[in-house]
Context: one part of a larger RNA
RNA sequence: CUGGGUGUAAAGGGCGUGUAGGCGGGUUUUUAAGUUGGAUGUGAAAUCCCCAGGCUUAACCUGGGAGGGUCAUCCAAAACUGGAGAUCUUGAGUGUCGGAGAGGAAAGCGGAAUUCCUAGUGUAGCGGUAAAAUGCGUAGAUAUUAGGAGGAACAUCAGUGGCGAAGGCGGCUUUCUGGACGAUAACUGACGCUGAGGCGCGAAAGCGUGGGGAGCAAACAGGAUUAGAUACCCUGGUAGUCCACGCCGUAAACGAUGAAUACUAGGUGUAGGGGGUAUCGACCCCUCCUGUGCCGUCGUUAACACAAUAAGUAUUCCACCUGGGGAGUACGGCCGCAAGGCUGAAACUC
Numbered sequence: 001c002u003g004g005g006u007g008u009a010a011a012g013g014g015c016g017u018g019u020a021g022g023c024g025g026g027u028u029u030u031u032a033a034g035u036u037g038g039a040u041g042u043g044a045a046a047u048c049c050c051c052a053g054g055c056u057u058a059a060c061c062u063g064g065g066a067g068g069g070u071c072a073u074c075c076a077a078a079a080c081u082g083g084a085g086a087u088c089u090u091g092a093g094u095g096u097c098g099g100a101g102a103g104g105a106a107a108g109c110g111g112a113a114u115u116c117c118u119a120g121u122g123u124a125g126c127g128g129u130a131a132a133a134u135g136c137g138u139a140g141a142u143a144u145u146a147g148g149a150g151g152a153a154c155a156u157c158a159g160u161g162g163c164g165a166a167g168g169c170g171g172c173u174u175u176c177u178g179g180a181c182g183a184u185a186a187c188u189g190a191c192g193c194u195g196a197g198g199c200g201c202g203a204a205a206g207c208g209u210g211g212g213g214a215g216c217a218a219a220c221a222g223g224a225u226u227a228g229a230u231a232c233c234c235u236g237g238u239a240g241u242c243c244a245c246g247c248c249g250u251a252a253a254c255g256a257u258g259a260a261u262a263c264u265a266g267g268u269g270u271a272g273g274g275g276g277u278a279u280c281g282a283c284c285c286c287u288c289c290u291g292u293g294c295c296g297u298c299g300u301u302a303a304c305a306c307a308a309u310a311a312g313u314a315u316u317c318c319a320c321c322u323g324g325g326g327a328g329u330a331c332g333g334c335c336g337c338a339a340g341g342c343u344g345a346a347a348c349u350c
Stems, first nucleotide, its partner, number of pairs: 003322004007304002012318001014201004021194003025088007033081002035077007042069001049065006091191001092188003095184004103177007110154001115149007125136002162169002206247006215241002220236004258317006266295011299306002323350003332343004
């Protein structure tokens, strides 16, 4: 390389968008690049293979034949692929009507709770733990009442419920805005799928500048525990957590399962929408589509398990793997303010 693979053994890119490329629906006309057939030329000799002959045999040598091609030119065929033209509607998209949603961005508003401040009542404890102590408190704490300040998060509703490509999204209102779904079948007429590079998004932590800072809390300090205790427990507490703008670009970024399309028993929940039946009406019942769960036949699997949301049966495209360690290291390159990230070996060793 071929092959075989990628849920858990090595292996699916964190996610999208999209360039090149690869692949691509029905009918029809044409072309003849691929494809198929034929002819001619060429594919040196030696070698290899077959037959015959010559050295006493063999190796060796001689003669004859066959074979050998992404080859060239010409002629022909037109099923399939490709090119050109025409046409179609089921793929894809648009329109119209409709409801659902923590989808995104900005602004404003709300109540509960914690903390702090002020004032009142009130007096000796509070707090904390397995037990304690550090800590707070007669300069009046804890508790309780009233008022105020400020920041962060939004109990109940809440649901293997919803939305989003993923990361993720949860108080209420308004404005702006993306997508999906159902019904209809008016319009376009293959406009599609995938996608190396590229571009964008991307939890937490971290970084830069400027704000903010209630609670929590790395570091740090103290008290305990202990043989020790640079921990687990307790009392404090700074970065940070929050906001704006800019970086970083990584995660067990997980369904450890790439995307798309088609097909392949059923049963039972749940969310959104539609059509029937029934009814005064709402339910109920039957049924279609889309999502989200559980169980399960065939099939698959090393087993566990998966099973129309496939890990089944097939096709297309991309990514990745090829014994363990060394090592996601070194070197080089690119990116970054830095931390570091991306790409990514070898010697040696088992």
A computed fold for a 350-nucleotide part of an RNA from an uncultured bacterium, annotated as small-subunit ribosomal RNA, central domain. The full RNA is in RNAcentral, with records from ENA and SILVA. It matches the Rfam family "Bacterial small subunit ribosomal RNA". Gene Ontology terms of the family: structural constituent of ribosome and ribosome.